A computed fold for a 75-nucleotide RNA from Armatimonadetes bacterium RBG_16_67_12, annotated as transfer RNA. Its Rfam family is "tRNA".

[in-house]
RNA sequence: GGGCCAGUAGCUCAGAGGGAGAGCGCCCGCUUGGCGUGCGGGAGGUCAGGGGUUCAAUUCCCCUCUGGUCCACCA
Numbered sequence: 001g002g003g004c005c006a007g008u009a010g011c012u013c014a015g016a017g018g019g020a021g022a023g024c025g026c027c028c029g030c031u032u033g034g035c036g037u038g039c040g041g042g043a044g045g046u047c048a049g050g051g052g053u054u055c056a057a058u059u060c061c062c063c064u065c066u067g068g069u070c071c072a073c074c075a
Stems, first nucleotide, its partner, number of pairs: 001071007010024004018055001026042005048064005
């Protein structure tokens, strides 16, 4: 330098045009003598950044950034 994959909640990930979600974690309540377990509720998001298409973009297209991987180059 080129190809491919990935970037969404604190962590691991789903969601692939029209409600942003799950598990774990965190907070509160119930349960317990207390802790844990169990049950119920809650907080937490510029969906990596910018632009484009569209009535509408996390989703489609382009560029950039970051990480992973393979290839090439490196007298």